[in-house]
Molecule: transfer RNA
Organism: Nocardia sp. NPDC056611
RNA sequence: UCCCCUGUCGGCUAAUGGCAGGCCGCCUGAUUCUGGAUCAGGUAAUCAAGGUUCGAAUCCUUGCAGGGGAG
Numbered sequence: 001u002c003c004c005c006u007g008u009c010g011g012c013u014a015a016u017g018g019c020a021g022g023c024c025g026c027c028u029g030a031u032u033c034u035g036g037a038u039c040a041g042g043u044a045a046u047c048a049a050g051g052u053u054c055g056a057a058u059c060c061u062u063g064c065a066g067g068g069g070a071g
Stems, first nucleotide, its partner, number of pairs: 001070007010024004018054001025043006047063005
């Protein structure tokens, strides 16, 4: 320098172009003498900027970050 892949709550992982959900974690409450376990509620995310579309996590372009490959 060129090519390919990946990017979603704190973590893991879903979502035919149509309400961004689940589990774990964390917080609060119930229960308990206390803790754990259990139950209920809450918390919190689409890498960035444009484009296409009635509608974008999803499609297109550029960039950024990570990984792999070629020279």